[in-house]
Molecule: transfer RNA
Organism: Holophagaceae bacterium
RNA sequence: GGGCGGUUAGCUCAGUUGGUAGAGCGGCUGCUUUACAUGCAGCGGGUCGGGGGUUCGAGUCCCUCAUCGCCCA
Numbered sequence: 001g002g003g004c005g006g007u008u009a010g011c012u013c014a015g016u017u018g019g020u021a022g023a024g025c026g027g028c029u030g031c032u033u034u035a036c037a038u039g040c041a042g043c044g045g046g047u048c049g050g051g052g053g054u055u056c057g058a059g060u061c062c063c064u065c066a067u068c069g070c071c072c073a
Stems, first nucleotide, its partner, number of pairs: 001072007010025004019056001027043005049065005
């Protein structure tokens, strides 16, 4: 230099055909316990890596930049 894949909640990851962003774990509160753990119920947490474009509407499509990984030279 070229090619491919990834970037979504604190962490690990889903997200189908473009149509109101989710799960598990973790966190907080309550119940349970002498207490802790377990269990049960509830709650909070997101500019979807940055910018731009297309569209009535973008996590999803297009361009560009950044960053991580792999391959080729």